Overview: Transfer RNA from a Chitinophagales bacterium, 72 nucleotides, folded computationally. RNAcentral holds the sequence, with entries from ENA and MGnify. Its Rfam family is "tRNA".

[in-house]
RNA sequence: GAAGUUGUCGAUUAACGGACAAAUCACCCGGCUACGAACCGGGAGCUGGAGGUUCGAUUCCUCCCAACUUCA
Numbered sequence: 001g002a003a004g005u006u007g008u009c010g011a012u013u014a015a016c017g018g019a020c021a022a023a024u025c026a027c028c029c030g031g032c033u034a035c036g037a038a039c040c041g042g043g044a045g046c047u048g049g050a051g052g053u054u055c056g057a058u059u060c061c062u063c064c065c066a067a068c069u070u071c072a
Base pairs, nucleotide, nucleotide: 001071002070003069004068005067006066007065010025011024012023013022018055027043028042029041030040031039048064049063050062051061052060
């Protein structure tokens, strides 16, 4: 330099172009308990960035950024 894959709550992973972006663990509050753990109820928090297509984008297209792989 060329090609490709990936990027989603703190972590790991879902989500045919369609309803409020979901689950587990972690975190916070409450219950339970002599106290804690476990368990039960509730809660907060997320689409790498900028554009485009579309009635509608996590999903499709372009550029950029980051990580990784292959080729030169």